[in-house]
This record gives sequence, structure tokens and C1' cells, in this order.
RNA sequence: AGUUGAUAAAGCCACAGCCGUCGCGAGGCGGUGUCGGAAAGCCACGGGUCUCCAAGGAGGAGACAGCCGGGUUGCCUGC
Repeated sequence: AGUUGAUAAAGCCACAGCCGUCGCGAGGCGGUGUCGGAAAGCCACGGGUCUCCAAGGAGGAGACAGCCGGGUUGCCUGC
């Protein structure tokens, strides 16, 4: 440097549920928790799902990065 993600090591993240809080809502944030994760870091670019408005629809505004793909940055490591 390339490649791999190991029944390894060091750390990292934290589903559901519960508590608090914000939001009409999907959901966000903090705490607890520990189902899981090699990008479960970051970016709504493509697809998807969901919410609200509208409702004749067209459409509009949002949420999810732990649904898939893509972009980008990065720890350790077998070979």
C1' cells in the first nucleotide's frame, strides 16, 4: 500500500422497553438499557417506508443514515 473482517485486542455506537423533554405527527434530544453493528461516523443524491397539510386530485412541507444503493471521512487488524 492492497485486501480481509477473525470465536483477536483496544476503544466506539446503542434496538426494543422504561423515565424526562421538544414536536400536531412521523420522530428528535438527554438518561437508563444492551437487540445488535466494521462505518449502526457524516451527507436525504437515487430508490423505499412513514408523518402532516391538501383531498377531486395534482401537489406542498417534513421524518428515517439501525431499509437498500451511492458519496465522503475514519480506528484496529488476519493475509
Record summary
A computed fold for a 79-nucleotide RNA from Candidatus Electrothrix marina, annotated as c-di-GMP-I riboswitch aptamer. Of the family's consensus pairs, 95% are formed in the model.